[in-house]
RNA sequence: AUUCGACAAAGGCAAAAUCAUCGAAAGAUGAUGACGCAAAGCUACAGGGGCUAAGGUCUUGACGACGAUGCCAGCCAGUUGCCGGU
Numbered sequence: 001a002u003u004c005g006a007c008a009a010a011g012g013c014a015a016a017a018u019c020a021u022c023g024a025a026a027g028a029u030g031a032u033g034a035c036g037c038a039a040a041g042c043u044a045c046a047g048g049g050g051c052u053a054a055g056g057u058c059u060u061g062a063c064g065a066c067g068a069u070g071c072c073a074g075c076c077a078g079u080u081g082c083c084g085g086u
Base pairs, nucleotide, nucleotide: 001086002085004084005083012037013036017032018031019030020029021028022027035074041079042078043077047076048075049072050071051070056066057065058064
């Protein structure tokens, strides 16, 4: 340096579910728990994508529609990096 990752070593993270807390929700945090992960580290107004819809606006009414200022990094992406191979 690398569009590489073995049944190696040492370690790391932790899906679903359940319980608790926060939240309108999505979701987050903690505990238990391991489906998986070589970036499942970090980055969410200022790349794409996805989720929710409280407040707001619209609607004859609404349990309808729109819509992020709320979220998702374990969707892609960007960025940094351990060990080993080459």
A computed fold for an 86-nucleotide RNA from Schnuerera ultunensis, annotated as c-di-GMP-I riboswitch aptamer. The model forms 95% of the base pairs in the Rfam consensus. Its mean pLDDT, the model's own confidence on a scale to 100, is 85. Rfam family: c-di-GMP-I riboswitch aptamer. Gene Ontology term of the family: cyclic-di-GMP binding.